Context: one part of a larger RNA
RNA sequence: CACUGCUAUUGGGGUUCGACUAAGCCAUGCGAGUCACUCGUUCGCAAGAGCGAGGGCGGACGGCUCAGUAACACGUGGGUAAUCUGCCCUCGGGACAGGGAUAACCCCGGGAAACUGGGGAUAAUACCUGAUAGGUAGAGAACUCUGGAAUGAUUCUCUGCCCAAAUGCUUCGGCGCCCGAGGAUGAGCCUGCGGCCGAUUAGGUAGUUGGCGGUGUAACGGACCACCAAGCCUGAGAUCGGUACGGGCACUGAGAGGUGUAGCCCGGAGAUGGGGACUGAGACACGGCCCCAGGCCCUACGGGGCGCAGCAGGCGCGAAAACUCCGCAAUACGCGAAAGCGUGACGGGGGAACCCCAAGUGCGCUAGCGUUUAGCUAGUGCUUUUGUAAAGUGUAAACAGCUUUACGAAUAAAAGCGGGGUAAGACCGGUGCCAGCCGCCGCGGUAACACCGGCCGCUUGAGUGGUGACC
Numbered sequence: 001c002a003c004u005g006c007u008a009u010u011g012g013g014g015u016u017c018g019a020c021u022a023a024g025c026c027a028u029g030c031g032a033g034u035c036a037c038u039c040g041u042u043c044g045c046a047a048g049a050g051c052g053a054g055g056g057c058g059g060a061c062g063g064c065u066c067a068g069u070a071a072c073a074c075g076u077g078g079g080u081a082a083u084c085u086g087c088c089c090u091c092g093g094g095a096c097a098g099g100g101a102u103a104a105c106c107c108c109g110g111g112a113a114a115c116u117g118g119g120g121a122u123a124a125u126a127c128c129u130g131a132u133a134g135g136u137a138g139a140g141a142a143c144u145c146u147g148g149a150a151u152g153a154u155u156c157u158c159u160g161c162c163c164a165a166a167u168g169c170u171u172c173g174g175c176g177c178c179c180g181a182g183g184a185u186g187a188g189c190c191u192g193c194g195g196c197c198g199a200u201u202a203g204g205u206a207g208u209u210g211g212c213g214g215u216g217u218a219a220c221g222g223a224c225c226a227c228c229a230a231g232c233c234u235g236a237g238a239u240c241g242g243u244a245c246g247g248g249c250a251c252u253g254a255g256a257g258g259u260g261u262a263g264c265c266c267g268g269a270g271a272u273g274g275g276g277a278c279u280g281a282g283a284c285a286c287g288g289c290c291c292c293a294g295g296c297c298c299u300a301c302g303g304g305g306c307g308c309a310g311c312a313g314g315c316g317c318g319a320a321a322a323c324u325c326c327g328c329a330a331u332a333c334g335c336g337a338a339a340g341c342g343u344g345a346c347g348g349g350g351g352a353a354c355c356c357c358a359a360g361u362g363c364g365c366u367a368g369c370g371u372u373u374a375g376c377u378a379g380u381g382c383u384u385u386u387g388u389a390a391a392g393u394g395u396a397a398a399c400a401g402c403u404u405u406a407c408g409a410a411u412a413a414a415a416g417c418g419g420g421g422u423a424a425g426a427c428c429g430g431u432g433c434c435a436g437c438c439g440c441c442g443c444g445g446u447a448a449c450a451c452c453g454g455c456c457g458c459u460u461g462a463g464u465g466g467u468g469a470c471c
Stems, first nucleotide, its partner, number of pairs: 001468006009359006016352002018317001024315003028312003033057003037054007064270003074194007083187002088183007096130004105120006134162009144153002168175002196242003203233003208230004213225003245267004249260004272293005295306004323349001325348003331345001332343004362382008387407007414460005419441002425455001427454004436443002
């Protein structure tokens, strides 16, 4: 630390609870929306509210899991003179002139459904064209800056290529749009060092190692491709095999060390198995798309649909693990100018002898019994935690808790052990190498302190024993 037998009054706190086995399969509900851009439509006297669609932002966060991975995955320290960065912050400049569509909607049709075809009309912060800014590449020039080093930055000239905007919304306060420079944040890439087992694995490697040129990317690179060379790694363990997400940390120990690391935090990876791209600042995308595989569901047999390692919940597996609860009141995040809306994130409650902390199960007196004791019985007094009842407070609403009052000893003790180790019986009855006990030593064959029961005692105590793992 996990499971488990018997037993069990109460309160508080917590980073505990399907990790270990099946990263097995899942019925049902919920888990991501939102908006002073736009059009339509329903209700309404209106204000307004609802619904549908185009559009913007967000659905790359948050949540889950640990299968794979021995790797620049992780930790730590650097580099990027080889890079990108929506929203946010600061500064400078700007928004001119035009155009064509399309959805919802209307009409007609196909289909069992999922869905889908044709025609017609229309809007935008949707889309397109031109202009002006601007960007980018090459060549040339200048001098300056940063730096260890210009291949970077700055200014100018020429040429080629690319090429902005919504003057929109408004409750008139504002909010937005485009270009450029800087910042912040986030990310990509490279790298020194560090950390598992096996040599009963000794050789391994053809994109392999390097070069030249290209492709590709935000970007370097054999990442990819053509050609050329024959290199590169390895006893300081290559390669192969096994095991394993890594770390912070946790347990144990005087320490050194050993062991663990599913959970909380940081990083990584995955979303039925595998592959792929699209959109986008960002994905190769758990609740998006396409293909293959396997599984399941619906079907009118033509064809469709699904993916809980989200929260609950079910089956299965197992020694093994909770409610198909309440709420957005708080925190946080998304959208919004805001009011606000949404969120099984989160907060709150429920369940569980998961862990930790605290309290109680009564205290006296008299009499009797008992061997003085312990204790039992009867009577009587005191106290009131828990209990019962009531009110207030508490809370999003409740519950719990807290405060006050009333009642009443009433409602609250077990488990293991008693031969030694090892605290506690040389008591009673039963059994008779039987039945049984026992971690180990060992008990039992007729007086058993060791088995079974009783009485008494000892230890710990709402716990106490057993089994397994680690130190």
Molecule: small-subunit ribosomal RNA, 5' domain
Organism: uncultured archaeon